[in-house]
Context: one part of a larger RNA
Molecule: large-subunit ribosomal RNA, domain VI
Organism: Candidatus Shapirobacteria bacterium UBA4809
RNA sequence: CGUUCGUUUCUUGAGGGAAUUCGUCUACAGUACGAGAGGACCUAGGCGAGGGAACCGCUGGUGUGCCAGUUGUGCCGUCAGGCGCAUUGCUGGGUAGCUACGUUCUUAUUAGAUAACUGCUGAAAGCAUCUCAAGCAGGAAACUGACCCCGAGAUAAGGAAACGUAGUCCCGUAAGGGAUGAGAGAUCGCCGGGAGACUACCGGUUAAUACUCUGCGUGUGGAAGAUCCGUAAGGAUUUAAGCUAAGCAGUGGAAAGAUCGAAGAAAUU
Numbered sequence: 001c002g003u004u005c006g007u008u009u010c011u012u013g014a015g016g017g018a019a020u021u022c023g024u025c026u027a028c029a030g031u032a033c034g035a036g037a038g039g040a041c042c043u044a045g046g047c048g049a050g051g052g053a054a055c056c057g058c059u060g061g062u063g064u065g066c067c068a069g070u071u072g073u074g075c076c077g078u079c080a081g082g083c084g085c086a087u088u089g090c091u092g093g094g095u096a097g098c099u100a101c102g103u104u105c106u107u108a109u110u111a112g113a114u115a116a117c118u119g120c121u122g123a124a125a126g127c128a129u130c131u132c133a134a135g136c137a138g139g140a141a142a143c144u145g146a147c148c149c150c151g152a153g154a155u156a157a158g159g160a161a162a163c164g165u166a167g168u169c170c171c172g173u174a175a176g177g178g179a180u181g182a183g184a185g186a187u188c189g190c191c192g193g194g195a196g197a198c199u200a201c202c203g204g205u206u207a208a209u210a211c212u213c214u215g216c217g218u219g220u221g222g223a224a225g226a227u228c229c230g231u232a233a234g235g236a237u238u239u240a241a242g243c244u245a246a247g248c249a250g251u252g253g254a255a256a257g258a259u260c261g262a263a264g265a266a267a268u269u
Base pairs, nucleotide, nucleotide: 001153005164006163007162008161009160010159011158015150016149017148021049022048023047024046025045026044027043033038050107051106052105053104054103055102059100060099061098062097066093067092068091069090070089071086072085073084074083075082076081110145111144112143117138118137119136120135167180168179169178170177171176185260186259187258188257190204191203192202193201211252213250214249215248216247219243220242225238226237227236228235229234
C1' cells in the first nucleotide's frame, strides 16, 4: 500500500514445513522343515540405541554483582579493622538465570490409493490365459491422509463476535466540493520484562511494571567489638553469629505529555 467505513479479539485452512530410524530379548518352539547338523514364517509381549521437543523438582556444571579462607605489596598515621592491585591474585563453597551429564514426553496407532508381484472369474481363440479385454481382490519404510508447526498478499486477499460515528462551518439552485472538530482505537515518548542482535512481542498510574523498605527463603559458616585463657601463634564465650545478587510475599510508590486515527453504501427511524 492492498484486501473498499474505521477498529479490537477469535477463527477456517488453500498451501507449505517438520517428523515418520534401528537393534536385541522372551513366548509361540527346539515346533514346522531337515537323515543329521541346524532351525524358522506368522503372532503376542518386553528392553534398549540413535534422533526430536520441552523443562530445571532431583543429580551435576557455570555462576567476574553472594559468603568465607589465604599470599605478596601499597594505602587509610600506628595497632586492630578494612580497601586497591596482582588472570575474579589464588583457594573452598554457592542464589537466580542458563544448561546436560539430569528429568519428562515422543519417534505411536492406523486409513486410502498403489509399485514390482500374487490371484479370482473370463472370453477374443469351444482349450488355455491375473486382463496394454469388460469385471473383481490382495500387495511396500516410497505417495496421500491421520499426529505436530506455520499459514487469508490464499490479489479468488475468506468467516464470526464486539466496539465507534452520522457533527459544525463555507461555496454551490442542485449534484457535489472544501475546511474544521472528533470516536473506537493506535503510535511516539517514559519505566520495565520470564521478550529480544536491531526491530518485533509482553507488562505498566482504571497500577503491584521497575524500584525502596519489611518479612521469608537461599548461600556462606560462627562477623566486629568486648571479656576470659595462653609468653605467643592462637583458642573460648557473647553467637546457629554476621553478611547475603538476579528468588518469594507484603507495603509504599515514579514520569509531564505529544501525535495519528471513520463521516462511504444500504436499510430503519